[in-house]
RNA sequence: AAAUUAUCAAGAAAGGACGAGGGAACAGACCCAUCGACUCCUUAGCAACCCUUCGUUUUUUAAACGAUGAAGGUGCUAAUUUCUGCUCGCCGCCUGGCGAGACAAGAUGAUAC
Numbered sequence: 001a002a003a004u005u006a007u008c009a010a011g012a013a014a015g016g017a018c019g020a021g022g023g024a025a026c027a028g029a030c031c032c033a034u035c036g037a038c039u040c041c042u043u044a045g046c047a048a049c050c051c052u053u054c055g056u057u058u059u060u061u062a063a064a065c066g067a068u069g070a071a072g073g074u075g076c077u078a079a080u081u082u083c084u085g086c087u088c089g090c091c092g093c094c095u096g097g098c099g100a101g102a103c104a105a106g107a108u109g110a111u112a113c
Stems, first nucleotide, its partner, number of pairs: 003111006013043005021032003026085004044077003049073002051069001053067006081105001086101006
């Protein structure tokens, strides 16, 4: 890097550095940003994927599920993955609105390599 798989409507800040864009891709919107965004560092915090402990079950040297905990490994700390793009249903003041779902991709963890 690619592959498999789970989750993605919740949650969580300050200081310092830097100096112009940023919100993944394409298109259209909308938002953040010199009252300093984004990114990096430090500290703090959130959360519970791995992990700790316990229980149940099973195809039983392991796996699945549930609960518990937060030392360790990660991750994260604007807005639903910011919204929409395709399908179906309902409604309509007929350039739309609401609801459900899908496709593709993305982010993070784990597995294996």
The RNA shown here (SAM riboswitch aptamer (S box leader)) has 113 nucleotides and comes from uncultured Nonlabens sp. The coordinates come from a structure-prediction model, not an experiment, and the mean pLDDT is 84. Taxonomically the source falls in Nonlabens (Bacteria, Pseudomonadati, Bacteroidota, Flavobacteriaceae). It was read from a public genome assembly, where an Rfam model found it.